[in-house]
């Protein structure tokens, strides 16, 4: 300088926004008035459920390797490092620590 390797999933969590549910405001309709329902329009600068969700978060289980042990046969235990990171873009409703991306830089 270059190559391989740093594993799969599942649950969560930081975080993220408005499809859906609530909420909130208004308007129409029922209504003698107030309430009460319904429907429609705006709102996430609406804390909330659903939903999304970390390569550098968090827990399990499973795989693989290595080293030791046991052993007739299932097998057992331990170990698995380290990780600063733009900008733009993509996708779903729609946004992100999603994807692109251990990316491009940077040490």
């Nucleotide at each position: 300088a270059c190559a391989c390797u740093a594993g799969u999933u599942u649950u969560c969590u930081a975080g993220g926004g408005u499809u859906c549910c609530g909420c909130g405001a208004g308007a129409c309709a029922u209504u003698u008035u107030a309430g009460u329902u319904g429907u429609c329009u705006c709102g996430g600068u609406c804390u909330g459920g659903u939903c999304c969700a970390a390569g550098a978060g968090a827990a399990a289980a499973c795989a693989c390797a290595c080293a030791g042990c046991a052993c007739u046969c299932c097998g057992c235990u331990g170990u698995g490092a380290c990780a600063c990171g733009g900008a733009g873009g993509g996708a779903c409703a729609a946004a992100a620590g999603c994807c692109c991306g251990g990316g491009a830089g940077a040490u």
Guanidine-I riboswitch aptamer from Alkalibacillus salilacus, 107 nucleotides, folded computationally.
Rfam family: Guanidine-I riboswitch aptamer. Gene Ontology term of the family: regulation of gene expression.
The model forms 100% of the base pairs in the Rfam consensus.
Lineage of the source: Bacteria > Bacillota > Caryophanales > Bacillaceae > Alkalibacillus.
Its mean pLDDT, the model's own confidence on a scale to 100, is 83.